Predicted 3D model of a 120-nucleotide RNA (SAM riboswitch aptamer (S box leader)) from a soil metagenome.
The sequence is in RNAcentral, with records from MGnify.
It matches the Rfam family "SAM riboswitch aptamer (S box leader)". From the family's description: The SAM riboswitch is found upstream of a number of genes which code for proteins involved in methionine or cysteine biosynthesis in Gram-positive bacteria.
The prediction has a mean pLDDT of 84.

[in-house]
RNA sequence: CUCAUUCAGAGUGGUCGAGGGACUGGCCCUAAGACACCACGGCAACCGGUUCGAGGCGCGUCCUUGAGCGUCCAGGUGCCAAAUCCAGCUCGCGUCGCUUGCCGCCGCGGGGAAGAUGAG
Numbered sequence: 001c002u003c004a005u006u007c008a009g010a011g012u013g014g015u016c017g018a019g020g021g022a023c024u025g026g027c028c029c030u031a032a033g034a035c036a037c038c039a040c041g042g043c044a045a046c047c048g049g050u051u052c053g054a055g056g057c058g059c060g061u062c063c064u065u066g067a068g069c070g071u072c073c074a075g076g077u078g079c080c081a082a083a084u085c086c087a088g089c090u091c092g093c094g095u096c097g098c099u100u101g102c103c104g105c106c107g108c109g110g111g112g113a114a115g116a117u118g119a120g
Base pairs, nucleotide, nucleotide: 001120002119003118004117005116006115011040012039013038014037015036019029020028021027023088024087025086026085041080042079043078046076047075048072049069050068051067052066053065054064055063056062057060084114089111090110091109092108093107094106096104097103098101
């Protein structure tokens, strides 16, 4: 940089000791010990594995693709407060307000940005 996913799911113990939830605003978590690290446990199914099918040609037990399997190997990652905690930019709809506007608050919805994870 590209692609996919991002309202589901899954916690106990130990060590440490004051911050943490990316950023900003909000709102939360936290001395009844957060965050981090370690151990064990778990979730999920991106990659890998495996089964069945379809297609391709350079016919190799190769490539592409659809579906199933976590009782799926001492597998590779990831994850285990809150939707990625919510919003941020933009568009639409609705209620309300008055300064009647390309207006503002609030709510709902669509798209995006940013972030995260995986694969390349």